Predicted 3D model of an 82-nucleotide RNA (transfer RNA) from Candidatus Spechtbacteria bacterium RIFCSPLOWO2_12_FULL_38_22. NCBI's taxonomy places the organism under Bacteria, Bacteria candidate phyla, Candidatus Spechtiibacteriota. Rfam family: tRNA. Its family is annotated with triplet codon-amino acid adaptor activity in the Gene Ontology. The family's RNA type in Rfam is transfer RNA. Rfam describes the family as follows. Transfer RNA (tRNA) molecules are approximately 80 nucleotides in length.
RNA sequence: GGGGGCGUGGCGGAAUUGGCAGACGCGCUGGACUUAAGAUCCAGUAUCGUAAGAUGUGUGGGUUCAAGUCCCACCGCCCCUA
Numbered sequence: 001g002g003g004g005g006c007g008u009g010g011c012g013g014a015a016u017u018g019g020c021a022g023a024c025g026c027g028c029u030g031g032a033c034u035u036a037a038g039a040u041c042c043a044g045u046a047u048c049g050u051a052a053g054a055u056g057u058g059u060g061g062g063u064u065c066a067a068g069u070c071c072c073a074c075c076g077c078c079c080c081u082a
Stems, first nucleotide, its partner, number of pairs: 001081007010026003019065001027045006046055003058074005
């Protein structure tokens, strides 16, 4: 240089048929239990905002009524090849 794959909350990882984004698990916070802790159980946990609401899937565009999902360019990582 050429070809292919991947990028989603703090972490892993779903949503792949274009139709409620963040299921589920871990972690974290608060509570119950305990002398205390661990284990277990309950509730909460993206960002801004007092709220209503708005924004958010690597970045920027495009298609569509509707995009994490399809198309284009770029960035990063991994694999194959010369």